[in-house]
RNA sequence: GGGGGAUUAGCUCAUUUGGUAGAGCACCUGCUUUGCACGCAGGGGGUGAGGAGUUCGAUUCUCCUAUCCUCCA
Numbered sequence: 001g002g003g004g005g006a007u008u009a010g011c012u013c014a015u016u017u018g019g020u021a022g023a024g025c026a027c028c029u030g031c032u033u034u035g036c037a038c039g040c041a042g043g044g045g046g047u048g049a050g051g052a053g054u055u056c057g058a059u060u061c062u063c064c065u066a067u068c069c070u071c072c073a
Stems, first nucleotide, its partner, number of pairs: 001072007010025004019056001027043005049065005
């Protein structure tokens, strides 16, 4: 330098062919307990890496940029 892949909640990851973005763990509150843990009920949290384009509508399609992984030279 070139090819391929990844980037979504604090962490690990889903999200089927473009149509209001989810789970587990973690966090907060309540119940339970002498207290803690476990358990039960409820709750908060996302400009979907950054930008532009296409579209009535984009995490999803196209392009550019950034970071990381991998292969080739």